[in-house]
Context: one part of a larger RNA
């Protein structure tokens, strides 16, 4: 010096990325108890008082039950109930200690916000989480020897099920709600047209040959999907503009022009887990706040099932602040126990 453990004057987070760690709260019974809410919670909210032993007194009271008493619709009926078992107070009175839940075991609380509904799952051994799932929503295929998967094949599996089923594949409780664009890409559907492969093989050359023939070779017509063409579809993959002017202060532009596009961001949110500039700019909060928390909109580069926007409970979840509490700190000390070191 390291490791465990306990005590601490005044302060009391001044420490730190950050209250990490420590303290601190603890248990019964009683009083009590807000916003909000999906009326179930929030709640153990918060805050507050009581707790030993003796005496009343093993009593008041409940249970559990025998005798035994009453009742009448006579039953394995009903009331009540000494004995006997087992629980057991409230109240009053006294009374020790500093200290009565004396030890141990045993919540630290409140307020604002982000994100995920929720309980669950996960990177065995550096990540438990906003990420996975989820119930709940569309959307799409499959009519059953189903689709889809394995597997040369036989076969299985889905399924000993049959559309209230089963495959994929996006969203992820609820509540409001989900604008607009089919030009591109995918998908579906479309007796007609065009392009077109083997194939078909009219006609026409060439070589042989007396011909018939035999071969070479051009190639006119006819020929499927596909792909052109025609339509629909976007909780399919996607995508959702510029520029100039304009109101009797100034500033702004409800209006107007004009280009361009398939359409040109609706509603709701917005310096945001998204804001570069940026510690935007105002309000809180502090004595001082790049964070925080309410606003403004100038959205570099939010947005509607790659959801949007809310939201009550839940979280070993992120950020802020505040009580309470403390050796985190000012600033350390000391004590108790293991080492580590020196000696033997």
């Nucleotide at each position: 010096c390291u490791c465990g453990g306990g005590u601490g004057a005044a302060g009391g987070a001044a420490c730190u990325c950050g209250g990490c760690a420590a303290a601190u709260u603890g248990a019964c019974a009683c009083c009590g108890u807000a916003a909000c809410u999906u009326c179930g919670g929030a709640a153990g909210a918060a805050g507050g008082u009581g707790u030993g032993c003796c005496c009343u007194g093993g009593u008041a009271g409940g249970u559990u039950g025998u005798a035994c008493u009453c009742c009448c619709u006579u039953g394995c009926g009903g009331a009540g109930g000494a004995a006997g078992g087992c629980c057991g107070a409230a109240g009053g009175g006294g009374u020790c200690g500093c200290a009565g839940a004396g030890a141990a075991u045993c919540g630290g609380u409140g307020g604002c916000u982000g994100c995920a509904a929720c309980u669950g799952u996960u990177u065995a051994a550096c990540a438990a989480a906003a990420a996975c799932a989820c119930a709940g929503g569309g959307c799409u295929c499959u009519g059953c020897a189903a689709a889809g998967a394995c597997g040369a094949a036989a076969g299985u599996c889905g399924a000993c099920g049959u559309a209230u089923a089963g495959g994929g594949u996006c969203u992820g409780a609820c509540g409001c709600c989900u604008g607009c664009c089919c030009g591109g890409u995918g998908c579906c559907g479309g007796a007609a047209g065009g392009u077109u492969a083997a194939g078909u093989g009219a006609g026409g050359g060439g070589g042989u040959g007396c011909a018939a023939g035999c071969u070479c070779u051009u190639g006119a017509u006819c020929g499927a999907a596909g792909c052109c063409c025609c339509g629909g579809u976007a909780a399919a993959c996607g995508g959702c503009g510029g520029c100039c002017g304009u109101a009797a202060c100034u500033a702004u532009a409800a209006c107007g022009g004009u280009c361009c596009u398939a359409a040109g961001g609706u509603a709701g949110c917005g310096a945001a887990a998204u804001u570069c500039c940026u510690u935007g700019u105002c309000g809180g909060g502090u004595a001082a706040g790049u964070u925080c928390c309410g606003a403004c909109c100038u959205g570099c580069a939010c947005g509607a099932a790659u959801g949007g926007c809310g939201u009550a409970a839940u979280g070993a979840u992120g950020g802020c602040c505040a009580c309470a509490c403390u050796g985190u700190c000012u600033c350390c000390a000391c004590c108790c126990g293991a080492g580590a070191c020196u000696c033997a």